[in-house]
């Protein structure tokens, strides 16, 4: 330098044939207990890497850029 994959909550990830943004863990509040843990219930937390385009509508499709990984040279 070229090609491919990936980028979604603090962490690990799901969501693909365009229409509600989610799970587990962590955090927080409550219940339970003599107390703690475990367990049960609630809550907060996201400009879906960035910009532009297509569309009535984009995390999802297209283009460019940035980052990470792998392969080729």
């Nucleotide at each position: 330098g070229c090609u491919u994959a990936c980028g979604u909550a603090g962490c690990u990830c799901a969501g693909u044939a365009g229409g509600g943004a989610g799970a587990g863990c962590a955090c927080u509040c409550g219940g339970c207990u003599g107390a703690u843990a475990a367990c049960c219930g609630g809550g907060a937390g996201g400009u879906c890497a960035a910009a532009g385009g297509u569309u009535c509508g984009a995390a999802c499709c297209c283009u460019u850029u940035c980052g990470u990984a792998a392969g080729c040279a």

This is a predicted structure of a 73-nucleotide RNA (transfer RNA) from Paenibacillus sp. P25. The coordinates come from a structure-prediction model, not an experiment, and the mean pLDDT is 83. The sequence is in RNAcentral, with records from ENA. It matches the Rfam family "tRNA". Rfam describes the family as follows. Transfer RNA (tRNA) molecules are approximately 80 nucleotides in length. Rfam classes the family as a transfer RNA.